[in-house]
RNA sequence: ACCGGCGGUCAGAUGGCCGCGCCCUGAAACUCAAUUCCAGGGUGAGGAAAGUCCGGGCUCCACAAAGCGGGGUGCCUCGUAACUCGAGGGCGGAGUAAUCCGACGGAAAGUGCAGCAGAAAAUAACCGCCUCGCGUGAAAACGUGAGGUAAGGGUGAAAAGGUGGUGUAAGAGACCACCGCCGGACGGGAAACCGGCCGGGCCGUGUAAACCCCACCCGGAGCAAGGCCAAGCAGGGAGACAGGGGUCGCUUGCCCCGUUCUACUCCCGGGUAGGCUGCAUAACGUUGUCGGCGACGGCAACGUCAGAUAAAUGGUCAUCGGUCCGCGCAAGCGGAUUACAGAACCCGGCUUAUCGAUCACCGGUUGGG
Numbered sequence: 001a002c003c004g005g006c007g008g009u010c011a012g013a014u015g016g017c018c019g020c021g022c023c024c025u026g027a028a029a030c031u032c033a034a035u036u037c038c039a040g041g042g043u044g045a046g047g048a049a050a051g052u053c054c055g056g057g058c059u060c061c062a063c064a065a066a067g068c069g070g071g072g073u074g075c076c077u078c079g080u081a082a083c084u085c086g087a088g089g090g091c092g093g094a095g096u097a098a099u100c101c102g103a104c105g106g107a108a109a110g111u112g113c114a115g116c117a118g119a120a121a122a123u124a125a126c127c128g129c130c131u132c133g134c135g136u137g138a139a140a141a142c143g144u145g146a147g148g149u150a151a152g153g154g155u156g157a158a159a160a161g162g163u164g165g166u167g168u169a170a171g172a173g174a175c176c177a178c179c180g181c182c183g184g185a186c187g188g189g190a191a192a193c194c195g196g197c198c199g200g201g202c203c204g205u206g207u208a209a210a211c212c213c214c215a216c217c218c219g220g221a222g223c224a225a226g227g228c229c230a231a232g233c234a235g236g237g238a239g240a241c242a243g244g245g246g247u248c249g250c251u252u253g254c255c256c257c258g259u260u261c262u263a264c265u266c267c268c269g270g271g272u273a274g275g276c277u278g279c280a281u282a283a284c285g286u287u288g289u290c291g292g293c294g295a296c297g298g299c300a301a302c303g304u305c306a307g308a309u310a311a312a313u314g315g316u317c318a319u320c321g322g323u324c325c326g327c328g329c330a331a332g333c334g335g336a337u338u339a340c341a342g343a344a345c346c347c348g349g350c351u352u353a354u355c356g357a358u359c360a361c362c363g364g365u366u367g368g369g
Base pairs, nucleotide, nucleotide: 001365002364003363004362005361007359008358009357010356012320013319014318015317016316017315018314020044021043022042023041024040025039026038028036029035046340050351051350053349054348055347056346057345058222059221060220061219065252066251067250068249069248070218071217072216073215074214075089076088077087078086079085090104091102092101093100094099105213106212110211111210112207113206114205126153127152128149129148130147131146132145133144134143135142136141161179162178163177164176165175166174180202181200182199183198184197186195187194188193226277227276228275229274235268236267237266238265239264243257244256245255246254284303285302286301287300288299289298290297291296321338322337323336324335325334326333327332
């Protein structure tokens, strides 16, 4: 200098003029208040506010059990309110490396699937190799029958564990060494796992993001939850004692209502859709310090940082900044552009979109000192 990896910060700035929402204070009017106007102070859209994919806080059912169905997670340990999230580690894979990825329990419980190609995807022989017999031939060799073979070649993602040797008529775990696989005891580690040692010729592959098995976990509905106020109307019919209802389905239990007018359920029909609240103090933020590899946690101090309701947080002017292009030796000049995108009960994550700027660390290549 270039290429790469990983993490953090920012999300244009300043000033003038005009215009909005909320909170607090003061004064005036009105006068119980509420309300109106004025003045002052404070404050006002993100790193994703997005997707609604997870998890919760909160509210209601409701003081709410068990089983089956159903659903979720899937290496170990830790963090957290909790999680399918995060941190650290193990194993496997990619990369020269920094680092990144993993849907990572089980194929010896069972079932299913593996097209085409190939002799054959499991009762394996297409080409081939060997032995014996017969025929042709001077010989080499060719043809044919019987037997042996799975080492060599071919097909395929995968072919009776792999490599090397001994041995054989030719071969083969037939035997041997190492590796793989299975089993045992031991050591290290909190654990997942790792290590060597001993024994065994040994169960033929893959797939569970196929069904399934195993382990653990799981009430439901949702701020359009829920509460209060105002206003308004019109009721009618049906059901069954083995009654009706109880926020995923079924069963059992439990609780509540009712005993045929009613409670409840269903069907038809009518009225209302207004206002207030929930609604901004939070598992909150910042700084320091202590503990921890880390995620994170403890303690202390300081701070209050949106609350709309057809939806406020803006418009305009000027200067500067960033990026790109052109001219220029340079200073500089001119032009274009400045992303993704807007809170709606709140919070912790994940995923997706995106113009750029900046800082730090790590790896590789090349060159110089």
Molecule: Bacterial RNase P class A
Organism: Candidatus Zixiibacteriota bacterium